[in-house]
The RNA shown here (c-di-AMP riboswitch aptamer (ydaO/yuaA leader)) has 133 nucleotides and comes from Candidatus Kuenenia stuttgartensis.
RNA sequence: CUCAACAUAUAGCCGAGUUCUGCUUGAUAGCAGGAACGGGGAACCCGAUUUUUGGGGCUUACCGCCGAAAGGCGGGGGACACUCUUUCGUCCUAGCCCGUCAGCUAACCUCGUAGGCAUGAAAGAGGAUAUCC
Numbered sequence: 001c002u003c004a005a006c007a008u009a010u011a012g013c014c015g016a017g018u019u020c021u022g023c024u025u026g027a028u029a030g031c032a033g034g035a036a037c038g039g040g041g042a043a044c045c046c047g048a049u050u051u052u053u054g055g056g057g058c059u060u061a062c063c064g065c066c067g068a069a070a071g072g073c074g075g076g077g078g079a080c081a082c083u084c085u086u087u088c089g090u091c092c093u094a095g096c097c098c099g100u101c102a103g104c105u106a107a108c109c110u111c112g113u114a115g116g117c118a119u120g121a122a123a124g125a126g127g128a129u130a131u132c133c
Base pairs, nucleotide, nucleotide: 007131008130009129010128012117013116014115018035019034020033021032022031023030024029036113037112038111039110040109041108046103054101055098056097057096058095062075063074064073065072066071076093077092078091079090080089082126083125084124085123086122087121088120
């Protein structure tokens, strides 16, 4: 320096919402640009022709029934801490935008990179890093 097996320990999470450079600021931070990630608009072809009960988009955050409402029930969807699968259990199913208009969609155009949280169990499989050997 390289390294197989075994063993031990560790890891923040949801979300596209990350990262780099430059400038400004005492600093938090702000602005501009690049990369990456995510969303929307927009042809041919194809599809749909169902159009006030307006319609559509982001998002897991929708559908049906009951109810005057609050809410309840069922289904669907999402979360539960390295990742995946299964089982049981718990919780959530909000909010915002466009403004009568939008199917798909190459070129092209355009927008966002916020916010929140400290969080159950069992079984199986797999990976990363460090240590030991």